[in-house]
Context: one part of a larger RNA
RNA sequence: GCCAGGGAGUGUAUUGGAGUGGCGAGCAGAAAUGCGUAGCGAAAGCGAGAGCGCGCAGCAUUGCGAGGCGCGGCGUAUGAAAAUGCGUCAAGUCACUCUUUUACGACCCGAAGCCACUGUGAACUACGCGCGACCAAGGCGAAGCUAGGCUAACGCCUGGUGGAGGCCUGCCACCUGUCAUGGCAUGUCCUGUUGGGUGAGUUGCGGGUAGCGGCGAUAUACCAUUCGAACGUGGCAAUAGCGGGUCCCCUCUGAAGUAUCUUUAGGAUAGCUCCGGGCGAGUUUGCACAUGCGGUAGAGCUACCGACUGGCGGGUAAGGGGUCGAAAGGCCUCCCUCGCCUAUCAAACUCCGAAUGUAUGUGCUGCGUAGACCCCGGGAGUCGACGACGCUGGGUAAGCUAGCGUCGUGAGACUGCAAAGAUAGUGACUAGGGUUAAGGUCCCCAAAUCCUAAUUGAGUGUAUCAAAGGGUGGAAGCGCCAUAGACAGCUGGGAGGUAGGCUCAGAAGCAGCCAUCCUUCAAAAAACGCGUAAUAGCGUACCAGUUGAGGCGUUCCCGCCCGAAAAUAUACGGGGCUAAAUUAGGUACCGAGACCCUAGAGUACGCAAGUACUGGUAAGAGGGCGUGCAGCGCGGCAAGAAGUAUGUCCGAGAGGACAUAUGGACCGCGCCGCAGAGCAUAUCCUGGU
Numbered sequence: 001g002c003c004a005g006g007g008a009g010u011g012u013a014u015u016g017g018a019g020u021g022g023c024g025a026g027c028a029g030a031a032a033u034g035c036g037u038a039g040c041g042a043a044a045g046c047g048a049g050a051g052c053g054c055g056c057a058g059c060a061u062u063g064c065g066a067g068g069c070g071c072g073g074c075g076u077a078u079g080a081a082a083a084u085g086c087g088u089c090a091a092g093u094c095a096c097u098c099u100u101u102u103a104c105g106a107c108c109c110g111a112a113g114c115c116a117c118u119g120u121g122a123a124c125u126a127c128g129c130g131c132g133a134c135c136a137a138g139g140c141g142a143a144g145c146u147a148g149g150c151u152a153a154c155g156c157c158u159g160g161u162g163g164a165g166g167c168c169u170g171c172c173a174c175c176u177g178u179c180a181u182g183g184c185a186u187g188u189c190c191u192g193u194u195g196g197g198u199g200a201g202u203u204g205c206g207g208g209u210a211g212c213g214g215c216g217a218u219a220u221a222c223c224a225u226u227c228g229a230a231c232g233u234g235g236c237a238a239u240a241g242c243g244g245g246u247c248c249c250c251u252c253u254g255a256a257g258u259a260u261c262u263u264u265a266g267g268a269u270a271g272c273u274c275c276g277g278g279c280g281a282g283u284u285u286g287c288a289c290a291u292g293c294g295g296u297a298g299a300g301c302u303a304c305c306g307a308c309u310g311g312c313g314g315g316u317a318a319g320g321g322g323u324c325g326a327a328a329g330g331c332c333u334c335c336c337u338c339g340c341c342u343a344u345c346a347a348a349c350u351c352c353g354a355a356u357g358u359a360u361g362u363g364c365u366g367c368g369u370a371g372a373c374c375c376c377g378g379g380a381g382u383c384g385a386c387g388a389c390g391c392u393g394g395g396u397a398a399g400c401u402a403g404c405g406u407c408g409u410g411a412g413a414c415u416g417c418a419a420a421g422a423u424a425g426u427g428a429c430u431a432g433g434g435u436u437a438a439g440g441u442c443c444c445c446a447a448a449u450c451c452u453a454a455u456u457g458a459g460u461g462u463a464u465c466a467a468a469g470g471g472u473g474g475a476a477g478c479g480c481c482a483u484a485g486a487c488a489g490c491u492g493g494g495a496g497g498u499a500g501g502c503u504c505a506g507a508a509g510c511a512g513c514c515a516u517c518c519u520u521c522a523a524a525a526a527a528c529g530c531g532u533a534a535u536a537g538c539g540u541a542c543c544a545g546u547u548g549a550g551g552c553g554u555u556c557c558c559g560c561c562c563g564a565a566a567a568u569a570u571a572c573g574g575g576g577c578u579a580a581a582u583u584a585g586g587u588a589c590c591g592a593g594a595c596c597c598u599a600g601a602g603u604a605c606g607c608a609a610g611u612a613c614u615g616g617u618a619a620g621a622g623g624g625c626g627u628g629c630a631g632c633g634c635g636g637c638a639a640g641a642a643g644u645a646u647g648u649c650c651g652a653g654a655g656g657a658c659a660u661a662u663g664g665a666c667c668g669c670g671c672c673g674c675a676g677a678g679c680a681u682a683u684c685c686u687g688g689u
Base pairs, nucleotide, nucleotide: 001689002688003687004686005685006684011104012103013102016099017098018097019096020095021094022093023092026035027034028033039046040045051071052070053069054068058064059063073088074087075086076085077084078083107245108244109243110242114235115234116233117232119231120230126209127208129206130205131204132203133202134201135199137169138168139167140165144161145160146159147158148157149156150155174196175195179192180191182190183189184187211227213223214222220229248624249623250622251621252620253619258270259269260268261267262266271382272381273379274378275377276376277375278374282367283366286364287363288362289361290360291359292358293357298352299350300349306345307344310341311340312339313338314337315336319334320333321332322331323330324329385409386408387407388406389405390404391403392402393401394400414425415424416423429600430599431598432597433596434595435594439590440589441588442575443574444573448587450586451585452584453583454582455581461577462576469562470561471560472559473558474557476555477554478553479552480551481550489546490545491544492543493542495519496518497517500514501513502512525540528539529538530537601614602613603612604611605610625678627675628674629673631671632670633669634668635667636666643662644661645660646659647658648657649656650655
């Protein structure tokens, strides 16, 4: 893991409510007494006689009218009063069942912890105590003693003796545990290596210290694999706003992740939801019109306010800068200011100003006497949300973050988007047939290798996605040139005054400055470039010839290429495609649980005919199936009960029935009652495997 069995909303008391039954101004109880029959007021205290009208159901047909509503009266409290609050025209109580509240373990399981006990522990280990045991071999050589020598003396020197020491070496034993890309079946292990090894040494046995404690050369170490407070038992089912689990079926309805307070993993109240009841006629989120409200989008600013260009002209007291002057002072300019032209902006600017929105009214539409709207009572769940679109704030941005509105997912199946939570289509009772939606129609793969007109040559593209910049193709418009010959190419010319003047060493078209004329011409610059030291030289403009038909410029549109980088091999879903790509248009077809038709089931309402509805998590409500036992009634069984295995049939389902085999003695049905009453999950418990 699997299989079998066990396994979680229970009991008592109590609060509110619903249903049923008994009695009823009383009910219950043996009684005491409890609840009810009177309220109001903080209290002292005071203390309610059913009048009138409308009107649902119903009866009846000018109406009456239980309950209901309004007015009025009355009681009481407050108040000077006006008036206001509560009450008043009588229904309760007891029992049972269900549901809920509260107290208890309170649906079950789960802590770490806290406390108690003349509780158990020092067989491990820590440190004392008593009685014992042990430490190969070697080295160094303290004090003391002694011999000789020296000294005035104290004493000193040399040799010997001696045997001290938390001394030295040491694989003796023993203790310890430093290191290792060490070993393995990962153990306070092993192996090798290192350290101690006469001492604060090691060790045996006995005995001592006890948990609010002991012991400790302190590591919070150790006190029986347990130690920042042992273990055992008890308080104890501790508590847990946290985690996990919580058992059959069908039908009806169906959420919330928001507000406030507490809080911040939780609760309470409201909102949203379910169920029951009351009332009795309107209601309307949608559309149109009318009348209002408004300052957003946009726009504008010589309409304010505040930012923010350039130019021209005028003014200028004071001030800054410059300049002239001996000074006085003058002139120019900046700042400032006025006017005109020109160029821009604003969430906290507005001379303006939508769409949408919103309020009221009327009409329409939808819903509603088969009971809407509204009101009352009872039961919940929810208080982490997320996505798309639109609009705001933060951020370079994000499958980012803080919000608002709408629609979705949550709790929504089905079809399309290759795959999919939210996107597009569309809201699934069951079955059959048809038609469409989004999206598609070469093959995978249902349906067009469909039609018309274009574009693309890059596999661009084939669902979506690249920039600055560079290159290139096509369409259209406008302007200019062109058979009196355009554009490009080729051939030729491209001159003279003159080397213009100045400058300069030189300056001759071509360093620089000034000027830029005239002549001959078909045309030719006081020179556009290269070049020279300066000349020279080579082109260009410009002109002619040759050639023979379009050319040049600009605006705008449509493409294509480069720019273009991500980790195993490429990636339109794939194959593949020159259309099966892209643009514009058209006609068919395919394609959902949508829509239509037929048949059936259920729910609500209704006498019926019938009409409407039937996705659903949390949650509420209703009706059923099955298990054990009890009571009453009826049955089965050795011609084979229960159980087990397989098969067939019935039911919407939980389930039920039958047949055969096995088995070998009990079992079932109807009504009603009582529950230890339904398992897949809890690292659930026990057993088996």
Description: This is a predicted structure of a 689-nucleotide part of an RNA (large-subunit ribosomal RNA, domain II) from a Candidatus Martarchaeota archaeon. The RNAcentral record of the full RNA draws on ENA. Its Rfam family is "Archaeal large subunit ribosomal RNA". The family is grouped with related families in Rfam's "LSU clan". Its mean pLDDT, the model's own confidence on a scale to 100, is 83.